A computed fold for a 103-nucleotide RNA from an Acidimicrobiia bacterium, annotated as SAM riboswitch aptamer (S box leader). The coordinates come from a structure-prediction model, not an experiment, and the mean pLDDT is 88. The organism belongs to Acidimicrobiia, within Bacteria. Of the family's consensus pairs, 94% are formed in the model. The sequence was found by an Rfam model in a public genome assembly.
C1' cells in the first nucleotide's frame, strides 16, 4: 500500500514555536485565517477500540497502546424512495478517518 471487520449526527483547549494559506484528492458550496489560522511541541481534556485490573453481570477511566479536542467525516456530488420535485427530507454506495485483526 491494498484485504477482513466495528464505529464515525455525542464529547473535549490553553500556552509556547512558526509566519500563510487551511478545511484529505478533484469539482462545487461554505466556513476558519495577520484578533496569526493549518501545522509542530508541552500541558491539560475528552473517549472507552484494544491489553490488563475489579465485577456474577451490566458496566467500572484505575494502570498501558492507540485515537480524538472548528463546523455531522463542514455539506453536496454516484444510486434509490418520498414530498409542496430548479428544492427539501429519508436511506444506500463510493471515499475517507480510527480501533482490532489478517498479511
Nucleotide at each position: 500500500c491494498a484485504c477482513u471487520u466495528a464505529u464515525c449526527c455525542a464529547g473535549a483547549g490553553u500556552g509556547g514555536c512558526g509566519g500563510a494559506g487551511g478545511g484529505a484528492c478533484c469539482g462545487g458550496g461554505c466556513c476558519c485565517u495577520g484578533c496569526g489560522a493549518u501545522g509542530c511541541c508541552a500541558c491539560a481534556g475528552c473517549a472507552a477500540c484494544c491489553g490488563a485490573g475489579c465485577c456474577a453481570a451490566a458496566g467500572c477511566g484505575u494502570c498501558g497502546g492507540u485515537g480524538c479536542u472548528a463546523a455531522c467525516u463542514c455539506c453536496c456530488g454516484c444510486c434509490c424512495c418520498a414530498g409542496a420535485c430548479g428544492c427539501u427530507g429519508g436511506g444506500g454506495a463510493g471515499a475517507g478517518a480510527u480501533g482490532a485483526g489478517a498479511c